RNA sequence: AAAUUCUUUUUUUGGAGAGUUUGAUCCUGGCUCAGGAUGAGCGCUGGCGGCGUGCCUAAUACAUGCAAGUCGAGCGGUAAGGCCUCUUCGGAGGUACACGAGCGGCGGACGGCUGAGUAACACGUAGGAACGUACCCCAAAGUGAGGGAUAACUGCUCGAAAGAGUAGCUAAUACCGCAUGUGAUCUCCGGAUUAAAGCUUUAUGCGCUUUGGGAACGGCCUGCGUCCGAUUAGCUUGUUGGUGAGGUAAAAGCUUACCAAGGCGACGAUCGGUAGCUGGUCUGAGAGGAUGAUCAGCCAGACUGGGACUGAGACACGGCCCAGACUCCUACGGGAGGCAGCAGUAGGGAAUUUUCCACAAUGGGCGAAAGCCUGAUGGAGCAACGCCGCGUGCAGGAUGAAGGCCUUAGGGUUGUAAACUGCUUUUGUUGGUGACGAUUAUGACGGUAACCAACGAAUAAGGGUCUGCUAACUACGUGCCAGCAGCCGCGGUCAUACGUAGGACCCAAGCGUUAUCCGGAAUUACUGGGCGUAAAGAGUUGCGUAGGUGGCAUAGAAAGCGGAUAGUGAAAGCGUGUGGCUCAACCAUACAUCCAUUAUCUGAACUACUAAGCUAGAAGAUGAGAGAGGUAGAUGGAAUUCUUGAUGUAGGGGUAAUAUCCGUAGAUAUCAAGAGGAACACCGAUGGCGUAGGCAGUCUACUGGCUCAUUCUUGACACUAAGGCACGAAAGCGUGGGGAGCAAACAGGAUUAGAUACCCUGGUAGUCCACGCCGUAAACUAUGGAUGCUAGCUGUAAGCCGUAUCGACCCGGCUUGUAGCGAAGCUAACGCGUUAAGCAUCCCGCCUGUGGAGUACGGUCGCAAGACUAAAACAUAAAGGAAUUGACGGGGACCCGCACAAGCGGUGGAGCGUGUUGUUUAAUUCGAUGGUAAACGAAGAACCUUACCCAGGCUUGACAUCCCGAGAAGGUUUCCGAAAGGAAAUUGUGCCGUAAGGAAUUCGGUGACAGGUGCUGCAUGGCCGUCGUCAGCUCGUGUCGUGAGAUGUUUGGUUAAGUCCAUCAACGAGCGCAACCCCUAUAGUUAGUUGUAUUUUUCUAGCUAGACUGCCCUGGCAACAGGGAGGAAGGGGGGGAUGAUGUCAGGUCAGUAUUGCCCUUACGUCUGGGGCUACAAACACGCUACAAUGGCCGGUACAAAGGGCAGCCAAGUCGCAAGACGGAGCAAAUCCCAUCAAAGCCGGUCCAAGUUCGGAUUGCAGGCUGAAACUCGCCUGCAUGAAGCUGGAAUCGCUAGUAACGGUAAGUCAGCUAUAUUACCGUGAAUACGUUCCCGGGUCUUGUACACACCGCCCGUCAAACCAUGAAAGUCGCCAAUACCUGACGUGUUGCCUUCGCGCAGCCCUAAGGUAGGGGAGAUGAUUGGGGUUAAGUCGUAACAAGGUAUCCGUACGGGAACGUGCGGAUGGAUUACCUCCUUU
Repeated sequence: AAAUUCUUUUUUUGGAGAGUUUGAUCCUGGCUCAGGAUGAGCGCUGGCGGCGUGCCUAAUACAUGCAAGUCGAGCGGUAAGGCCUCUUCGGAGGUACACGAGCGGCGGACGGCUGAGUAACACGUAGGAACGUACCCCAAAGUGAGGGAUAACUGCUCGAAAGAGUAGCUAAUACCGCAUGUGAUCUCCGGAUUAAAGCUUUAUGCGCUUUGGGAACGGCCUGCGUCCGAUUAGCUUGUUGGUGAGGUAAAAGCUUACCAAGGCGACGAUCGGUAGCUGGUCUGAGAGGAUGAUCAGCCAGACUGGGACUGAGACACGGCCCAGACUCCUACGGGAGGCAGCAGUAGGGAAUUUUCCACAAUGGGCGAAAGCCUGAUGGAGCAACGCCGCGUGCAGGAUGAAGGCCUUAGGGUUGUAAACUGCUUUUGUUGGUGACGAUUAUGACGGUAACCAACGAAUAAGGGUCUGCUAACUACGUGCCAGCAGCCGCGGUCAUACGUAGGACCCAAGCGUUAUCCGGAAUUACUGGGCGUAAAGAGUUGCGUAGGUGGCAUAGAAAGCGGAUAGUGAAAGCGUGUGGCUCAACCAUACAUCCAUUAUCUGAACUACUAAGCUAGAAGAUGAGAGAGGUAGAUGGAAUUCUUGAUGUAGGGGUAAUAUCCGUAGAUAUCAAGAGGAACACCGAUGGCGUAGGCAGUCUACUGGCUCAUUCUUGACACUAAGGCACGAAAGCGUGGGGAGCAAACAGGAUUAGAUACCCUGGUAGUCCACGCCGUAAACUAUGGAUGCUAGCUGUAAGCCGUAUCGACCCGGCUUGUAGCGAAGCUAACGCGUUAAGCAUCCCGCCUGUGGAGUACGGUCGCAAGACUAAAACAUAAAGGAAUUGACGGGGACCCGCACAAGCGGUGGAGCGUGUUGUUUAAUUCGAUGGUAAACGAAGAACCUUACCCAGGCUUGACAUCCCGAGAAGGUUUCCGAAAGGAAAUUGUGCCGUAAGGAAUUCGGUGACAGGUGCUGCAUGGCCGUCGUCAGCUCGUGUCGUGAGAUGUUUGGUUAAGUCCAUCAACGAGCGCAACCCCUAUAGUUAGUUGUAUUUUUCUAGCUAGACUGCCCUGGCAACAGGGAGGAAGGGGGGGAUGAUGUCAGGUCAGUAUUGCCCUUACGUCUGGGGCUACAAACACGCUACAAUGGCCGGUACAAAGGGCAGCCAAGUCGCAAGACGGAGCAAAUCCCAUCAAAGCCGGUCCAAGUUCGGAUUGCAGGCUGAAACUCGCCUGCAUGAAGCUGGAAUCGCUAGUAACGGUAAGUCAGCUAUAUUACCGUGAAUACGUUCCCGGGUCUUGUACACACCGCCCGUCAAACCAUGAAAGUCGCCAAUACCUGACGUGUUGCCUUCGCGCAGCCCUAAGGUAGGGGAGAUGAUUGGGGUUAAGUCGUAACAAGGUAUCCGUACGGGAACGUGCGGAUGGAUUACCUCCUUU
């Protein structure tokens, strides 16, 4: 809304979001996408039909043809043609065929095209009165009798032409008098003026004249509606009105003369820009927004501008005149033209059709008619331009064929898709029949639509996309390149994002894309938004205008409002029903709707109005009260500075520390006196007052407002407030004073890399006063004003009341102000919360992404500084608010650690060893690089190792698998060569066997492949380092929060510990901690070889026990802490293994593994030699020392833990020694290394020195290993005897069997550079008050503009490139006006002439033109200003943490720059301390 029903039922209609700011979240907010549409364009593609549509740009210019004629029944006639007659064939005549030209009538004002202009009565809608109308209809009356011309035509003349002139002839429905006057018009009411046309086919014919009416059309007027700009605020002189006159079809300043001075405007005049308006169309849930092609209504225009004529109608698209521009013809004298009609051409443009057919239909003009004309119209043609419909086959068909692509190599997919079999014929081709549109005649379309038959799957599929939004995924190529992209964003060697392919998805004769509009966008918010912090409350509403809004109650009227009736709201369109084309699109018909509006009648709740009232709002009156409210004057003390005098002597002052500065010419200090200016300690406060700014010693004068009480007066007088007026901190400006202190600028001193700063010493404007400007601040409660309503508790200021009292205090209550916390509610959150940011009403102001920019230009104000008003181009995908988790802080609190401190010993200086950098080199292979690389990989580089370099070789390879051929395998010898390798000779014949062959192995060949210490540790696995053995990291459920998240895990204690306890919206749990494991300290017990001479003991191996804050005291709720006893051991007994979630793209592709890439007669592999061992320098880790706590010599004592068969090697012998010979024992509690040890202890010597310290370096002679000791090994003996006398700045380790000192062993290993590493035992300390500081870590809290997380982020100048823009001497055209000059045509008018045709001359107006000065918008412009963007440029470091001087606002000065400083202000400042207050207990 409809239907049924009066209560329900049924049906229909109707609103979707996503991506992107962050580490994550919520919000604000912009950008982008998904939808629909188009007169479209472009790209690729293209079978058919129907219905529509088709220059949006240059209202640019147009060749050619056509688009408006008709009437002989108005006329004189006869140029052409037909017919008839005559003919001398030249022609002539006639015609009731017809008709060129002409006179005349009607029509060319319709139809068709276009949208330039127009912001307007142009349009839309609703009305109005003062009008006109040819053709048409109705009615009434009439149509009588005359006249004079003229074109055509003929003759002549001029002209190139267009055309013109002159003389003569002629007709009319052409023209002109006369008559008549139904009527009409004018009128001074007497009267005056005023018509006509005929033709003919003879009919109820067509016309003509006058009047009235109608229909329809047109002209005029009015209300309302109709874009943007105020950076356009004033406009107007015929302007507004009146009177007279003129004029028109008609009202009217329409025109003119005079008079008056009006009229319009903030409800937007005027001016500027843009635009045809509407029905409608597109979109949208709607409200709206956008639009005005096709169709329809209106308007306007016809090359540009102006003008009139004719006519019923025009100031006229295919008429005239003039001016202008352009084009054409010309004989140069003059002429002609106007496609924004239909086709068509050129041009412009991304872009828009045939120089077609027909008047058959519909309509129009003329005509009596036949008919003629009609590029209106009806049709066809072109174009996928749009909408709609149809087709490109249908069914069966698995070995899931082939091919393609992918693959984990098995397969998957393309895919029933194809082939193949059967069927059909829409479409197509051929043939046949053949319309409706037409009435009775006439058919362009058209042999078209449709129907019938035949043939044959035959003729017919593409486009886009595939990261997300958004349906659809793989391979290859490329390697921040090429490229893609609507937004976010892809691409730097595994790209689902680029290109190609396969596959998939979506549409389909189309598909994409571009442009534009609406939607989504509640993103201008009427429906339907906001303003504390996101953009947004003007500095104050103090006064107040317009405007808006407004208390209680009565009556009236009826403007708003409601109802009823009537009219209009064109048709088409939209919607619904029905019908016609086979359906649909399309068309027809009926109904409804839309937007509203007008008139009449009616109602009176509400709003407004009128009248008379009320008191709750407001104001007044009376009585009290508080107060830094304001203005002016007077006055006071403290302090600073200065001056004078006095005392007094060497410093003072200043700073983190200095210095500049003052002072022996007497400062600072102290005392006294004086001068002068400015500010007012304590009280003082979350206190008071004021509209805000703001206001503070005291007193006086004047003065504004407020509160309380009384409830006396007025009677809505109220609220808000655009413009307007007034006030308005600080700084600043002008004039004149004043000037103590302070202090921009400035000067000097410091600091610093610099220091135009922070700090210091000085110091001028200024700060103060008077008068006048300025008009801005973080002018803030970042919160406009007013009114009402909605829990409380507490403090405080002022007043009043009650209770009580003699009175006060106390206690309770009310009003007004000012604070703190909080219910509900609100909020994005933070927070607000009766002083609202809650719930409502009224009014004002303001906002609409960020930057550009509160800037430019313009305007107003100002002395200036500047203020107010206030854009755009361009750039960009964010900017922003609140809160969360981290990280960080030159923030805070607490705690821990050999972190500091207290100690002991070192390093840094010397020599040497080793490693690294650097350099060198043919190569000095590679890796590791702050902590967390550097005696590290390497627990052993002479060859090998070895990866590097040089040289010489090999190419299926040194190594693995497969195939083919040959030979067993293997051995020996010779030659060349540095070797690898090459060449040759010779020997040998095995095992299994079905006798083919096979196993093992060698050689040759073939290709699959091998091989790579080549690259990427930023593709990886695994392993490792580090924070850190730090105590942390998480989860489930619950709860809180919109959410990220929080809680638990915080807090108070305690601990080595998130260890435990208490408390708590948490309760539990997991990974870590601890414990369980190993070693060790004590005891017991069992067993015992190779240990012990032997019981015990010791030792070895196993099993137990023991330590648990168990006991006592103290403190504590507890956990636990302190002390004590006992005990081998005491509060974790000591040591080890064990390393949470994670961080460092930490390390390793060279240990192995491994994705991808690369090499393949080499980046593979073999061999010889060399190198990794170089040496100016620097660094790291060590050893040995510098000596007497020592060196040397002699004697003497005590370990643990290991290793050993290609091994450890005893006894014995030789050698000064290294070592050699030797060979017993031992696979080891048995033997050996190994007397197992050294420091230690005892004795001697040295005597403070470069030494009897120290041992580097070098020479000679030896030994060992090994093919080999030169590069380049170790050891021994003799000789040599360097630096070094305790190590600067700095720095490392260690808290007890530890440091320090001493030796021993092992691994690797032929040998060794081991002073290294890993273990073992011996001797064996000192110190820790403590946590202020350095470093690292943990917890809590705080700030943050950081999140790649402070090695963060980030600001400005300068330099470079590009982009848009402002200014600018000017220059250039354009637009609209103004003044003046000239002034065509033409209307009007005046005069003259007259051949009466009308001509000529003048006047007014005026188009066009000219001159002039201004105005407006624009283009351009040397130069110049700032702005924006850009890959890694320069200088600093201003901001974010207390950002290292807290930051910011206004203002002033200064400075390379960010900025600095002064004055006033804000907190949107961290931290610490104190005070006060609130809440809970």
Predicted 3D model of a 1481-nucleotide RNA (small-subunit ribosomal RNA) from Candidatus Saccharibacteria bacterium YM_S32_TM7_50_20. Model confidence (mean pLDDT): 82 of 100. Taxonomically the source falls in Candidatus Saccharimonadota (Bacteria, Bacteria candidate phyla). It was read from a public genome assembly. Its Rfam family is "Bacterial small subunit ribosomal RNA". Rfam links the family to the GO terms ribosome and structural constituent of ribosome.